[in-house]
RNA sequence: CACUUAUCCAGAAAGACGGAGGGAAUAGGCCCUAUGAUGUCUUGGCAAGUUUCAAAUAAAUUGAAUAGUGCCAAUACCUAUUUCGGGGGUUCCCUCUGAAUGCUGAUAAGUG
Repeated sequence: CACUUAUCCAGAAAGACGGAGGGAAUAGGCCCUAUGAUGUCUUGGCAAGUUUCAAAUAAAUUGAAUAGUGCCAAUACCUAUUUCGGGGGUUCCCUCUGAAUGCUGAUAAGUG
């Protein structure tokens, strides 16, 4: 880097540095930000998968431990494709909204 599988409405912040935009990309919205964001470092914390152990234990489930990761504003901040519904309007159309699905992405485990 590519592919496969699973998950993504739960959870978890203080300090220091730094000084302008940031929330992955495009568009629209919404939000964070000089009361210092985003980012970097330190410390702390959270829990998803692997592995191990226990619960009569094969599966499922629950709990505990665990190296390496990941994460610690907002559901991946929301929408975007398709399908099936609901509501409203000035009803060949426009608009609001629910569910499923898709795209893109992130993380983990595995394969090449």